[in-house]
C1' cells in the first nucleotide's frame, strides 16, 4: 500500500408562515444521490435557549467534522419612485338638468295670429248639504229555553172509598240571555257627488277686443345647477414592478484546526 469483512458514525441545508418559544407537517429555494416509507394546520408530539418528534426499513461506511474568509439562489425588512385600483374630501362643467335670447321647419292662422279681458275646465283651502263603510248606544220589530224559566196543562202517573187533591210530559202562549233587521243619536273615515266663499292655475274650449303674426321639434349664444357619468388634484388603503436601508442565508471557493478505528489475507 492493495482486497475482504466489521464497529462507531453518517443519511441533508436554508427562508417564511404557524407558535409565547424551539422543532415536524405546509409553501419556496438549495443540493445530492447513503438524502426511503407512515402519522399530524381549528394540527402534531415536545419541553425551555444544553428545546430540534414518534415508528418502520434501506443504504454508505472510516466516512468526515469544525472555524474564519470571500462570493452568493433566494426569503424577511426600510424608504422613495412609477403604474393599475378604491376610498374622504375638494374643483371643473363635456355629457345632463332648470331659466332665458336669436336663428328657423313641419303645423297653425284674413273662416282672423300675438297680447288683453272674461266664462268654462282644472287645483288648493274652509264651510254646508247628500251619500258609503265601520263601530257604539238607545228604542222598536222578528226570532228566542227536550230537562236544569213562568203560564195554560189534553193523554196518562200518585193519594184517596169517594168527592176531590198534588206533581206534571208533549201541545199551545209568553219571556230572559242571545240572534237577525229597522230607525234615530254618536263617533271615526272615505267620496269621479252637489253648493257657497277665498285664492291659484292659464294648457285646452267658448265669447268679446285686437289686427299679422304664432310655432313643437332642431340647431346656436347667456345665465344657473352640481344629484350622476367624465375630467382634475389632495389624503389614504390594496396589489404589482424598480431602485434602496438592514437582516437571514442554502450553495460555492480559499485557508486552518481536529478526527481517520477493529479482525484476516497478500
Nucleotide at each position: 500500500g492493495c482486497g475482504g469483512g466489521c464497529u462507531a458514525g453518517g443519511u441533508g441545508g436554508g427562508c417564511c408562515g404557524c407558535u409565547g418559544g424551539g422543532c415536524g407537517u405546509g409553501g419556496c429555494c438549495u443540493g445530492u444521490u447513503a438524502a426511503c416509507c407512515c402519522c399530524a394546520a381549528a394540527c402534531c408530539g415536545u419541553c425551555c435557549u444544553u428545546a430540534u418528534g414518534g415508528g418502520g426499513g434501506g443504504c454508505c461506511g472510516a466516512a468526515g467534522c469544525c472555524a474564519g474568509c470571500u462570493u452568493g439562489a433566494g426569503g424577511g425588512u426600510u424608504a422613495c419612485c412609477g403604474c393599475a385600483u378604491u376610498u374622504u374630501u375638494g374643483g371643473u362643467a363635456a355629457g345632463c338638468c332648470c331659466a332665458g335670447g336669436c336663428c328657423g321647419u313641419a303645423u297653425c292662422u284674413a273662416a282672423g295670429a300675438a297680447g288683453c279681458c272674461u266664462c268654462g275646465c282644472c287645483c288648493u283651502a274652509a264651510g254646508g248639504g247628500a251619500u258609503g263603510c265601520g263601530u257604539u248606544a238607545u228604542u222598536c220589530u222578528g226570532u228566542g229555553a227536550a230537562c236544569c224559566g213562568g203560564g195554560u196543562c189534553a193523554g196518562g202517573c200518585c193519594a184517596g172509598g169517594g168527592a176531590u187533591g198534588g206533581a206534571g210530559c208533549a201541545g199551545c202562549c209568553c219571556u230572559a240571555a242571545g240572534c237577525a233587521g229597522a230607525a234615530u243619536a254618536g263617533c271615526g273615515u272615505g267620496u269621479g257627488c252637489u253648493c257657497u266663499u277665498a285664492g291659484g292655475a292659464u294648457a285646452c274650449g267658448g265669447g268679446g277686443u285686437g289686427g299679422a303674426g304664432a310655432a313643437a321639434a332642431g340647431g346656436u349664444c347667456u345665465g344657473g345647477g352640481g344629484a350622476c357619468u367624465g375630467c382634475c388634484a389632495c389624503u389614504g388603503g390594496u396589489g404589482c414592478g424598480g431602485u434602496u436601508u438592514c437582516u437571514c442565508g442554502a450553495g460555492a471557493g480559499c485557508u486552518g484546526g481536529c478526527g481517520c478505528g477493529c479482525c484476516c489475507g497478500c
Molecule: Bacterial large signal recognition particle RNA
Organism: Nanobdellota archaeon